c-di-GMP-I riboswitch aptamer from a Clostridiaceae bacterium, 90 nucleotides, folded computationally. The sequence was found by an Rfam model in a public genome assembly. Rfam family: c-di-GMP-I riboswitch aptamer. From the family's description: GEMM was predicted in a large-scale screen for bacterial structured RNA regulatory elements. Taxonomically the source falls in Clostridiaceae (Bacteria, Bacillati, Bacillota, Clostridia).

RNA sequence: GAGCGUUAAUAGCAAACUUGUCGAAAGGUGAGGACGCAAAGCCAAAGGGUCUAAAGUGCUUAGUAACACUAUGAUAGCCUGGUUGCCGCA
Numbered sequence: 001g002a003g004c005g006u007u008a009a010u011a012g013c014a015a016a017c018u019u020g021u022c023g024a025a026a027g028g029u030g031a032g033g034a035c036g037c038a039a040a041g042c043c044a045a046a047g048g049g050u051c052u053a054a055a056g057u058g059c060u061u062a063g064u065a066a067c068a069c070u071a072u073g074a075u076a077g078c079c080u081g082g083u084u085g086c087c088g089c090a
Base pairs, nucleotide, nucleotide: 003089004088005087012037013036017032018031019030020029021028022027035077041083042082043081046080047079048078049075050074051073056069057068058067
């Protein structure tokens, strides 16, 4: 420097759910809580997927409602990719 994660140790993160809070929503975040995770650290302006639709456009209406489309919103715990890093192994 590259590869691997069978065993051990030390440490770390924290799904669902409950609750405070932010948000139009998806969802984020604090606290509790552990399903799991060897990168479940970070990157969404690298690509794909998925979720949402405030604003916008269309449509429609008595109507500012309803309906349809759209990411500029979200997800790194959906996948690929990028980047940094602990322990162990041969």